[in-house]
RNA sequence: GGUUUCGUAGUGUAGCGGUUAUCACCGAGGACUCUGAAUCCUCUAACCCGGGUUCGAAUCCCGGCGAGACCU
Numbered sequence: 001g002g003u004u005u006c007g008u009a010g011u012g013u014a015g016c017g018g019u020u021a022u023c024a025c026c027g028a029g030g031a032c033u034c035u036g037a038a039u040c041c042u043c044u045a046a047c048c049c050g051g052g053u054u055c056g057a058a059u060c061c062c063g064g065c066g067a068g069a070c071c072u
Stems, first nucleotide, its partner, number of pairs: 001071007010025003018055001027043005048064005
């Protein structure tokens, strides 16, 4: 340099163009318990950046940035 895959809560992940963006761990609060662990309930927290298409974009298109794999 070329090809290709990917970028979503603190972490890991799901998300055929349309409900309030999913689930788990972590964190906070509560129930239970003599206390704790375990279990259960509730809550907090996210779409890499810019532009385009569209009535509507996390999703499609273009560019940028970053990460991985392969080739050279």
Predicted 3D model of a 72-nucleotide RNA (transfer RNA) from Ornithorhynchus anatinus. Lineage of the source: Eukaryota > Vertebrata > Gnathostomata > Mammalia > Ornithorhynchus. It matches the Rfam family "tRNA". Gene Ontology term of the family: triplet codon-amino acid adaptor activity. It is annotated as a transfer RNA. The sequence is in RNAcentral, with records from GtRNAdb. A source record names the gene tRNA-Gln-CTG-7-1.